A computed fold for a 72-nucleotide RNA from a Myxococcales bacterium, annotated as transfer RNA. Its Rfam family is "tRNA". The family's RNA type in Rfam is transfer RNA. The sequence is in RNAcentral, with records from ENA. Its mean pLDDT, the model's own confidence on a scale to 100, is 81.
RNA sequence: GUCCCCAUCGUCUAGGGGUUAGGACUCCGGCCCUUCAAGCCGGCAGCACGGGUUCGAAUCCCGUUGGGGACG
Numbered sequence: 001g002u003c004c005c006c007a008u009c010g011u012c013u014a015g016g017g018g019u020u021a022g023g024a025c026u027c028c029g030g031c032c033c034u035u036c037a038a039g040c041c042g043g044c045a046g047c048a049c050g051g052g053u054u055c056g057a058a059u060c061c062c063g064u065u066g067g068g069g070a071c072g
Base pairs, nucleotide, nucleotide: 001071002070003069004068005067006066007065010025011024012023013022018055027043028042029041030040031039048064049063050062051061052060
């Protein structure tokens, strides 16, 4: 330099056009317990960025950024 892949709560991950964007762990509160842990209940928190397509985009397309890979 060319090409390919990836980017979703703090972390890991599901969702591939119409879901209230779901789950696990973490964190916070409550219950339980003499206390802690465990368990149970509840809560907080997320679609990298800019455009386009569409009645409707996390999802499709283009570009940018960041990460990974192949070739030279």